[in-house]
RNA sequence: GCGUCCGUAGCUCAGUCGGAUAGAGCAACGGUUUCCGGUACCGUGAGUCGGGGGUUCGAUUCCUCUCGGGCGCG
Numbered sequence: 001g002c003g004u005c006c007g008u009a010g011c012u013c014a015g016u017c018g019g020a021u022a023g024a025g026c027a028a029c030g031g032u033u034u035c036c037g038g039u040a041c042c043g044u045g046a047g048u049c050g051g052g053g054g055u056u057c058g059a060u061u062c063c064u065c066u067c068g069g070g071c072g073c074g
Base pairs, nucleotide, nucleotide: 001073002072003071004070005069006068007067010026011025012024013023019057028044029043030042031041032040050066051065052064053063054062
């Protein structure tokens, strides 16, 4: 340099052949329980869906450019 895959919550990931409030588990925090802690149960917060542009009534999803990372080829 070329090809290909990935980027979504603090971490690990799911999701959408374009549709209305973006999800799970773990972690964190609060509550119940306990003498205290753990466990268990209940609840809460947390995300410009890597960034810009485009198509569209509507984009996390499609197109394009770009950034970062993995793999392969040279």